[in-house]
Context: one part of a larger RNA
Molecule: small-subunit ribosomal RNA, 5' domain
Organism: uncultured bacterium
RNA sequence: GAUGAACUCUUGCUACAGGCUUAACACAUGCAAGUCGCGGGGCAGCAUGAAGGAUGCUUGCAUCCUUUGAUGGCGACCGGCGCACGGGUGAGUAACGCGUAUCCAACCUGCCUGUUACCACGGCACAGCCCGUCGAAAGGCGGAUUAAUGCCGUAUGUGGUCCUUUGCGGGCAUCUAAUUAAGACUAAAGGUUCGGCGGUAACGGAUGGGGAUGCGUCCGAUUAGCUAGACGGCGGGGUAACGGCCCACCGUGGCUACGAUCGGUAGGGGUUCUGAGAGGAAGGUCCCCCACACUGGAACUGAGACACGGUCCACACUCCUACGGGAGGCAGCAGUGAGGAAUAUUGGUCAAUGGGCGGAAGCCUGAACCAGCCAAGUAGCGUGAGGGAAGACUGCCCUAUGGGUUGUAAACCUCUUUUGUGCGGGGAUAAAGUGUGGGACGUGUCCCAUAUUGCAGGUACCGCACGAAUAAGGACCGGCUAAUUCCGUGCCAGCAGCCGCGGUAAUACGGAAGGUCCGGGCGUUAUCC
Numbered sequence: 001g002a003u004g005a006a007c008u009c010u011u012g013c014u015a016c017a018g019g020c021u022u023a024a025c026a027c028a029u030g031c032a033a034g035u036c037g038c039g040g041g042g043c044a045g046c047a048u049g050a051a052g053g054a055u056g057c058u059u060g061c062a063u064c065c066u067u068u069g070a071u072g073g074c075g076a077c078c079g080g081c082g083c084a085c086g087g088g089u090g091a092g093u094a095a096c097g098c099g100u101a102u103c104c105a106a107c108c109u110g111c112c113u114g115u116u117a118c119c120a121c122g123g124c125a126c127a128g129c130c131c132g133u134c135g136a137a138a139g140g141c142g143g144a145u146u147a148a149u150g151c152c153g154u155a156u157g158u159g160g161u162c163c164u165u166u167g168c169g170g171g172c173a174u175c176u177a178a179u180u181a182a183g184a185c186u187a188a189a190g191g192u193u194c195g196g197c198g199g200u201a202a203c204g205g206a207u208g209g210g211g212a213u214g215c216g217u218c219c220g221a222u223u224a225g226c227u228a229g230a231c232g233g234c235g236g237g238g239u240a241a242c243g244g245c246c247c248a249c250c251g252u253g254g255c256u257a258c259g260a261u262c263g264g265u266a267g268g269g270g271u272u273c274u275g276a277g278a279g280g281a282a283g284g285u286c287c288c289c290c291a292c293a294c295u296g297g298a299a300c301u302g303a304g305a306c307a308c309g310g311u312c313c314a315c316a317c318u319c320c321u322a323c324g325g326g327a328g329g330c331a332g333c334a335g336u337g338a339g340g341a342a343u344a345u346u347g348g349u350c351a352a353u354g355g356g357c358g359g360a361a362g363c364c365u366g367a368a369c370c371a372g373c374c375a376a377g378u379a380g381c382g383u384g385a386g387g388g389a390a391g392a393c394u395g396c397c398c399u400a401u402g403g404g405u406u407g408u409a410a411a412c413c414u415c416u417u418u419u420g421u422g423c424g425g426g427g428a429u430a431a432a433g434u435g436u437g438g439g440a441c442g443u444g445u446c447c448c449a450u451a452u453u454g455c456a457g458g459u460a461c462c463g464c465a466c467g468a469a470u471a472a473g474g475a476c477c478g479g480c481u482a483a484u485u486c487c488g489u490g491c492c493a494g495c496a497g498c499c500g501c502g503g504u505a506a507u508a509c510g511g512a513a514g515g516u517c518c519g520g521g522c523g524u525u526a527u528c529c
Stems, first nucleotide, its partner, number of pairs: 001528003005525003009521001012381005018374002020339001025337003029334003034081003039078002042074002046072003049068008088292003097217008107209002112205008120154005130143005159186004164181001169176002190197001218264003225255003230252004235247003267289004271282004295314004317328004345371001347370003353367001354365004384415004395405003420466006429456001433452009473518005478499003484513005494501002
């Protein structure tokens, strides 16, 4: 000098940033991922219409009841997309994990986007609803009926893939490959208010990912040898793809004193702290990458997961139970217990930014934006300013009784009002966005009119009034080290970072006065340079 700090004493305000470093310990409760009716069958609830009935009667209106999916819409259900993002944590990992550079002629890529071509004909089931039934529950079973952008079959094949054929050209050893011909295999989905929205195949783009390699990446030799799928080949399997990734056979290799193996420790980087630098130390907040989601294992679905709020199995733990059987996973946001020197609210809003779904309106969003708590950090402001000497009184000290010091400090006079209190005004962040109407053209953009949208918040900010009013402490004073005297104590009580003070004149202990340093803080402790 620094800190995600803690502790002691003290504490007026504002802004910005930060806040479980320990038990990856266990978790009550609420919320954190839904959305689409412009895919579908339907209709539990709500609203509307129609029909019938009843009552009141101003005889066409009001109320009530019943029926009807007819309309808006929609709980649950089928289906689509999302849930692999966003958010958390750092346990594991010394590794192509990360950083940097290069390569993939060995690869994939939903949504978005460019181009080309197509969307024909049929069929089937399963939810839901209905009936029955088992169970305490969680949940399950049987039967009947049914729709779709659900599932299946056939057709067509611009194309694509595979095999045979041809082989311009290219390179890097195995190679690769434009082009030609024949054969085999292979698609689709509709809804519509007629505007548009979708579906399929293929080749590109973009984005995101997968893989390979060079170099770099902590400590220990009181760890010296390690290794049988081990190293390589051939052939296969598997994968999006290369590869002992896996397998059969063959060979006996491969790594290591330039530190293998083993043990310990640890997420890596951008960066941060320190230092003149070289270096040393650290990796909290923010950004990128990785890994993990009670512990261990596994796959399914999918463009993408071996999936935090999905599934299955096993362990431990907790809970419910009618004892037969079930449920759960805060290292999401709050919050609780425990651990600890120690770390916050079971808050508000989707207004903005961003994400998911949707044609849109919109819905969801503990992402995010805000507010709350905390001197834990940084910065700013204030606690008044000018004048004022009888150098007042008290206190303290010296004493020669004159005085010195506190000290322009106070009183007193004049002034100001940041801040404070009261009253009043006040819409930046949104001239965005969205609905409706109109217009322009490049047909999905822009413009105009109108209506509407602000959590924070009646906040920030501004004005007026009042009145010095509401606001200063902590440590130190022997040397290092800026700042000294008196009293008390008497190797006691005590101090102390080091040297060392204290045994009767202690500038070192305790108090006081005075002084020094810093100041809304000051010291102590811990750690790094």